[in-house]
The RNA shown here (SAM riboswitch aptamer (S box leader)) has 104 nucleotides and comes from a Chitinophagaceae bacterium.
Its Rfam family is "SAM riboswitch aptamer (S box leader)". From the family's description: The SAM riboswitch is found upstream of a number of genes which code for proteins involved in methionine or cysteine biosynthesis in Gram-positive bacteria.
Model confidence (mean pLDDT): 81 of 100.
RNA sequence: CGCUUAUCAAGAAAGGCAGAGGGUAAUGGCCCAAUGAAGCCUUGGCAACCUCUUUCAAUUGAAAGAAAAGGUGCCAAUUCCAUCCUGAAAAGGGUAGAUAAGUC
Numbered sequence: 001c002g003c004u005u006a007u008c009a010a011g012a013a014a015g016g017c018a019g020a021g022g023g024u025a026a027u028g029g030c031c032c033a034a035u036g037a038a039g040c041c042u043u044g045g046c047a048a049c050c051u052c053u054u055u056c057a058a059u060u061g062a063a064a065g066a067a068a069a070g071g072u073g074c075c076a077a078u079u080c081c082a083u084c085c086u087g088a089a090a091a092g093g094g095u096a097g098a099u100a101a102g103u104c
Base pairs, nucleotide, nucleotide: 002103003102004101005100006099007098008097013043014042015041016040017039021032022031023030026083027082028081029080044075045074046073048072049071050070051066052065053064054063055062056061079096084093085092086091
C1' cells in the first nucleotide's frame, strides 16, 4: 500500500520558533489566516479504538462503566457544505475520506 470490520451531529488550550497559506482525492462553494496560515518544539486538554472492570452471552462477541498509566489518535465550522442514487422537499442510502483494530 491492499483487504475486512467499526465509528465519524459530542468533546478538547496556551506559549515559543517561523513567515503565507490552510480547511486531508478532485471540482465548485463557503470559511479561517499579518489581531499571524502551514510546519516544528514545550506544556496542557479531549476521549474514538486497543487496555481494565461489571453484566449478558458462550467465542471474529454485545451492552454499560472507569481510567488517561501505556499504544496510536484528536483539540474552527456535521467528515465545513455539495457532487452519485431515491425523493417535491425534508431526509435516507451509497461512494470517497479520516481514525482504530485485525490480517497480508